[in-house]
This is a predicted structure of a 68-nucleotide RNA (transfer RNA) from a mouse gut metagenome.
RNAcentral holds the sequence, with entries from MGnify.
RNA sequence: CAGGUAUAAUUUAGAGGUAAAAUGUAUGCUUCCCAAGCAUAAUACACGGGUUCGAUUCCCGUUACCUG
Repeated sequence: CAGGUAUAAUUUAGAGGUAAAAUGUAUGCUUCCCAAGCAUAAUACACGGGUUCGAUUCCCGUUACCUG
C1' cells in the first nucleotide's frame, strides 16, 4: 500500500422496517439424589460521521485482527 473480517459469555444466522438460534449462565418444575428432560429470564450489532421517514444492513473515516 491492497484485499478481507468485526452481531450475547462462546459459535453462527440475518443484508433497509421489533435482531434469530444453538451452547453456556440464573430461577423454577420433574427425580430419593445426580444426570437427562421441560418452562421462564438476563446478556449483543467495534467506534465516529453521512444517506434515508427509518441503518446491524448502504457510503466514508477510525480502531483491532487476518492475508498478500
It matches the Rfam family "tRNA". Rfam classes the family as a transfer RNA.